[in-house]
RNA sequence: AAACCAUCCAGAGCGGCCGAGAGAUCUGGCUCGACGACGCCGCAGCAACCAUCCGCCUCCAGCGCGGAAAGGUGCUACCGCCAGGAACGAUGGAGG
Numbered sequence: 001a002a003a004c005c006a007u008c009c010a011g012a013g014c015g016g017c018c019g020a021g022a023g024a025u026c027u028g029g030c031u032c033g034a035c036g037a038c039g040c041c042g043c044a045g046c047a048a049c050c051a052u053c054c055g056c057c058u059c060c061a062g063c064g065c066g067g068a069a070a071g072g073u074g075c076u077a078c079c080g081c082c083a084g085g086a087a088c089g090a091u092g093g094a095g096g
Base pairs, nucleotide, nucleotide: 004093005092006091007090008089013043014042015041016040017039021032022031023030026084027083028082029081044076045075046074049072050071052068053067054066055065056064080088
C1' cells in the first nucleotide's frame, strides 16, 4: 500500500495519567461519559490467526483434521452497538 485469502452475534478489567466528547463514515435511533468516558501507560486476563510441538491420515512429505502450549500479533461496553444506503473499516495471513 492498489489488488488476494480468512474472520468480525463466543470470550476476557483493574490501577495510574489526561480532561470532553465517544461508540469508523452519512441519516435515524440506542448507549457510554465530570460517579471522568474516549485516548495513553502499566499490570492482569481472553482467544487461538500465524509460528512451534504431538497425534490421525499418507509409501514419504505436503495439504487436511484433532490436540497441547502460548513465541509473534490481536482483543478485553453494547453483534463492526442497531436499522437503512453506498461504500468501507478492523484484525490476522500471504505479498511487495